[in-house]
This record gives sequence, structure tokens and C1' cells, in this order.
RNA sequence: AAAGUUUGACAGACAAUCGCCGGCGGCUUUAAGGCCGCGGGAGGAAAGUCCGGGCUCCACAGGGCAGGGUGCUGGAUAACGUCCAGUCAGCGCGAGCUGAAGGAUAGUGCCACAGAAAUGGACCGCCGAUGGCCGCCGCAAGGCGCGCACAGGCAAGGAUGGAACCGAGGUGUAAGAGACCCCGAGGAACGCUGGCGACUUCGUUCCUGGUAAACCCCACCUGGAGCAAGACCUAAUGGGACGCGGCUUCUUUGGAAGCAGCCUUUGCCCGAGGCGCGUCCGGGUUGGUUGCUGGAGCCGUUCAGUAAUGGACGGCCUAGAUAGAUGAUUGUCGCUCAAGGGCGGGAGGGUAGUUCCCGUUAAUACCGCAAAGAGUACAGAACCCGGCUUACGGCAAACUUUCAAC
Repeated sequence: AAAGUUUGACAGACAAUCGCCGGCGGCUUUAAGGCCGCGGGAGGAAAGUCCGGGCUCCACAGGGCAGGGUGCUGGAUAACGUCCAGUCAGCGCGAGCUGAAGGAUAGUGCCACAGAAAUGGACCGCCGAUGGCCGCCGCAAGGCGCGCACAGGCAAGGAUGGAACCGAGGUGUAAGAGACCCCGAGGAACGCUGGCGACUUCGUUCCUGGUAAACCCCACCUGGAGCAAGACCUAAUGGGACGCGGCUUCUUUGGAAGCAGCCUUUGCCCGAGGCGCGUCCGGGUUGGUUGCUGGAGCCGUUCAGUAAUGGACGGCCUAGAUAGAUGAUUGUCGCUCAAGGGCGGGAGGGUAGUUCCCGUUAAUACCGCAAAGAGUACAGAACCCGGCUUACGGCAAACUUUCAAC
């Protein structure tokens, strides 16, 4: 220098002007409100709403089944499917990364196409010991045959496949085969070494296709809905009860209809439209208050721990909107584009160092300075926390590989 890996912090700063949402104080106002001052006002992801918890309401004696979830070990935590530290497996030259990592020796199922056969089978092939047939010999019993390939035996070799019954050699046989033996691979159980443990070292015995992101088995966890939860206050209209009200008609004695009366329509008339009055009760709507932000809180120091994390001490208060405030403009500065350019310095610079690399006057080593211009990401709280995932900008540190060697 190039290409990477991991971790961490940050998320532009200041000022002026004009606004927006809460809080506190003062003045004013019957009140609503108005004015003035002070102070506060988004994130690392506020996002997706995926997982876990707090909180609230409903359900619930206890136990079990079903359903759902999780699945190496130890630890952390309020809890988790998260995090930390490990084990094993896989990937990478490496720093490192990834893991849907219990059980296939509980049982059942499945393994497309091809292929004889996908845990049960024979297409080609090999054999045909035994039985059969044929031929020969023999009176017969029977014997013989490089005979046939009919029954039958075999799974070595070929062929198919992602995978063919663990692999190679030998023994064995008619031919063969873990059928047997030796060596080796993998797995399980038991004992042993180390480890809290997953696991591991060594040994003995037994076993040998894959699949549980198929049913299933095992272990552990698990009630439902969600701040539009929930609590409180409350109109107008409508419902119910009681009391009261001018006249007439009908009546099942509860009421119904009409007139009168009242209100609106232009002051009056006609016409039209609407209407009982008072008190109490309960439910819903509407509107409002609360829940609401002091909390598994933040910062610093220190202790324990490899770490995640926890303890102690000290300090701090840091959004609460409700159709949703937290903004806009201007100026200055910062950072990047950004060096083979401009200006100045320059014989040295790089390296721990060298005989190595770059550079040495028209200077592209190296060092310093400066102007105009452009850019300055993703994104916007809605009950609150812990995670995960996704979006996104540059920066720093440590480490890895290569760039000649020593």
C1' cells in the first nucleotide's frame, strides 16, 4: 500500500430571526382565556411488530390429558427463541465465521427418476456341489463324464443411482458371501484419564444405508386478551318510575284521538310545521380526566467475575404529543470529495535496522498552507422496558493475508 476480520464510540457545532408542544413563576380576567419571563423538548435504529417481561382486565382449588413452544454444555438475566464462556461439526490460507447441534440402538413410515433390488432383491453374470436329464460302462446295485443348464445355489464382477448393505486383504467354497480371520473407518454400551459439564484419552464388548425442516419418543417451559388494556366524571336526545295539567269523545280504566294552549314561520289574520310540564333512576353515545412516564433509569468511581453481568458509593432528572409538537431560514465553523493540481519548504524519507524500497534542482519522495465549488446518510417517540431483524453515513483501534530477503 492493497484486500479483509473483529470491536468500539459518534450521529455535525455555534449564533440570530420567525414558529410549534408541555412545565414553573408573575400580571390580568367572574370564567374561558390573554400577555410576559425562565427552563425542557426524538433514535441507534424511535422502524418491522418477530421473541421475552412489567402493568391492566378476564378466567382459574389441585393434578393430568390435548394443543403450542424450546432442544449440545455451563453461566448471566425479571424473562427470552437473547447474551457470555466453552464443546463438537462445517467453512476460510488466515484473522475469524456459521450451526434448524436431543433420539435412527423405542416403534411406524418414506427414499422421485433410473435400476434386478432403496433393508430386501437378481437383468447380464458365476456355479450347478445336491436333485433331474442325456450319453457310456455294468446282469444288477451302482459308477463315470473339461456333457446339458431343468430345478436350484450365489451376490464376487458389470450396469443404475445422491446413496447398493462398512473398506481392503486372506481363509473358505461347486461358485460365493462379515460366513470366518487379521487390519482399518464410523457408532453404541461399559470401565478408565482429564473436565462442574457438553466432551475427551485409552481399553473391552457389540453393531453397521439415509431421513425426525415425516409421524413419533424423551426432557423442560407454557391460561387468554391487550393502553383502542383498565379506572373516573359527564352533556343533548331517547328509555323507565312518580307527581301535576283546560275541555270533548271512545275505552279492556292501562291509555288513545281531537280541540284548546305553547313555540317557529314577517307586526296581524289565514295557512303550514313542531311540542305535554316537573322530580328522580339506570345504561350507552359524545366530550374530558386518569393510566403517562422516577424507571429491571442515566452518568462517574470502585470491587467481584475470563466474560455476559452483578454489588457498593457518589451525582443527576432527561419528551409526553392525541391526528399527533420537537421545525424553518440565514450566517460562521467542522468533516469529506482531495491529489500526479496551486503556493511555500525540501535532501532526505520509509523500516527497530540493512547491502532493501521511494526520492535528490525543469523535482511526481516527504512536510506544511490555502481559495472557489459540491456533498454532509438512514430515519420521526405514541404505556414502558430487555432483545432480535432490517435501513444507513463516515471515523478509530486491534488483528490477518500478500506486497524480496535477512
RNAcentral holds the sequence, with entries from ENA and Rfam.
This is a predicted structure of a 406-nucleotide RNA (Bacterial RNase P class A) from Paenibacillus sp. FSL M7-0831.
Taxonomically the source falls in Paenibacillus (Bacteria, Bacillota, Caryophanales, Paenibacillaceae).
The model forms 93% of the base pairs in the Rfam consensus.
It matches the Rfam family "Bacterial RNase P class A". It is annotated as a ribozyme. Rfam describes the family as follows. Ribonuclease P (RNase P) is a ubiquitous endoribonuclease, found in archaea, bacteria and eukarya as well as chloroplasts and mitochondria.
A source record names the gene rnpB.